Molecule: FMN riboswitch aptamer (RFN element)
Organism: marine sediment metagenome
RNA sequence: UCUUCGGGACGGGGUGAAAUUCCCCACCGGUGGUAAAGUCCACGAGCCCCCGCCUAAGGCGGAGCGAGCAGACUCGGUGUAAUUCCGAGACCGAUAGUUAAAGGCUAGAUGGAAGAAGA
Numbered sequence: 001u002c003u004u005c006g007g008g009a010c011g012g013g014g015u016g017a018a019a020u021u022c023c024c025c026a027c028c029g030g031u032g033g034u035a036a037a038g039u040c041c042a043c044g045a046g047c048c049c050c051c052g053c054c055u056a057a058g059g060c061g062g063a064g065c066g067a068g069c070a071g072a073c074u075c076g077g078u079g080u081a082a083u084u085c086c087g088a089g090a091c092c093g094a095u096a097g098u099u100a101a102a103g104g105c106u107a108g109a110u111g112g113a114a115g116a117a118g119a
Stems, first nucleotide, its partner, number of pairs: 001119005011025004027103001028093002030043004038091002046069002048066001049064001050062005073089005095107003
């Protein structure tokens, strides 16, 4: 420098005019570090902020060290070492949309990234 890869999950029941959005049970877990991690440390996507252009709303493009917003774990066991393994019980999940409130549906996204592998 180039190529490839690079996010999973609503199944059953209930209520209702309407719910994969509410309630009960079940289900899912990006990247690097570290004793193997959704919950530690850090990173990424998203939103806001900032700059430029167009503008009625707002849209498109760009730059990120901007102390901006944005989540969650305990107990017991083993061990030199584990909030990472084993056992048990918990908890968490961007934005916009929707006949009814979304981790799972739809959309931005046939996008992009942390990164990984190969040449």